This is a predicted structure of a 355-nucleotide part of an RNA (large-subunit ribosomal RNA, domain IV) from a Bacteroidales bacterium. Its Rfam family is "Bacterial large subunit ribosomal RNA". Rfam links the family to the GO terms ribosome and structural constituent of ribosome.
Context: one part of a larger RNA
RNA sequence: ACCUCGUUAAGGAACUCGGCAACUUGACACCGUAACUUCGGGAGAAGGUGUGCCCUCGCUAGGUGUAAGAAUUCACUUCUGAAGCCGAGGAGGGUGGCACAAAAAUGGCCGGGGCGACUGUUUACUAAAAACAUAGGACUCUGCUAAAUCGCAAGAUGAUGUAUAGGGUCUGAUGCCUGCCCGGUGCCGGAAGGUUAAGGGGAUCUGUUAUUCGCAAGGAGAAGCAGUGAACCGAAGCCCCGGUAAACGGCGGCCGUAACUAUAACGGUCCUAAGGUAGCGAAAUUCCUUGUCGGGUAAGUUCCGACCUGCACGAAUGGCAUAACGAUCUCGGCGGUGUCUCAACGAGGGGCUCA
Repeated sequence: ACCUCGUUAAGGAACUCGGCAACUUGACACCGUAACUUCGGGAGAAGGUGUGCCCUCGCUAGGUGUAAGAAUUCACUUCUGAAGCCGAGGAGGGUGGCACAAAAAUGGCCGGGGCGACUGUUUACUAAAAACAUAGGACUCUGCUAAAUCGCAAGAUGAUGUAUAGGGUCUGAUGCCUGCCCGGUGCCGGAAGGUUAAGGGGAUCUGUUAUUCGCAAGGAGAAGCAGUGAACCGAAGCCCCGGUAAACGGCGGCCGUAACUAUAACGGUCCUAAGGUAGCGAAAUUCCUUGUCGGGUAAGUUCCGACCUGCACGAAUGGCAUAACGAUCUCGGCGGUGUCUCAACGAGGGGCUCA
């Protein structure tokens, strides 16, 4: 020097990314208890006071229950209840100690904000969370041999269920709400027209040659057989016509204008399927940025409240609020502390030295 503990003057977070770690608090009884709130909570809120032992009231209240008595449904019955035993709580007085919940065990508290409603689940072995789930909401499929799923099939699950049921997808308690766009993609519906497969159809053309023409070489060539295969007919789908966004998704630009200036309720113009509504906003989202103003500090890139110039919020890929809850994240305060100023001493252990 290390590990695990104990104590510490004065100060008390000055430590540090950050109060990490440690300390504080702690039991029981009584008093008392705010904002907010979904009226249940918050709450053990917070903040206080008491606590040993002895005597007296007083072998008190009460309990148990023998003897005895009473009642009746006559029983191992019920009720009352001398005796005996147990015995809180309270009031008054006294008394010892530095200290009375005398040891051990046994909440530190408060305020602001973000996220997620909550209890729950998760990366067995670096992540417990704001991630997942959740009740609730919505859309969609499914009429029963259901849809969906496993299987080649038989068969099985769904379900010994039947639309208040079952499957899929999204959202995620609750409160207030959830705007505009169907042009693209998807899905649903429609069937007039266009396109269109196999198949049907068989025109045309080709090969072969009985025959025929020719002196010959060679030419023509019916039927049959074989091949080729046009027009025409021909479903769904696609094109087409509608619907649908809690389906996938999307939700503009430029210029001018008011009697100081500034700004623009207003006007013009281009484009679009439609140009972002309510609410929120430097935000878990803001680049510029430590934006600007205010609060808190002596001093604050964090925090809180505003502003809006939203690089690049925005409404179930949900928006905004929200009591309660959280080994969550963040900021502040009180208390108390060896975290620190700044270190010291002690105990045990390992190490080390010697045997």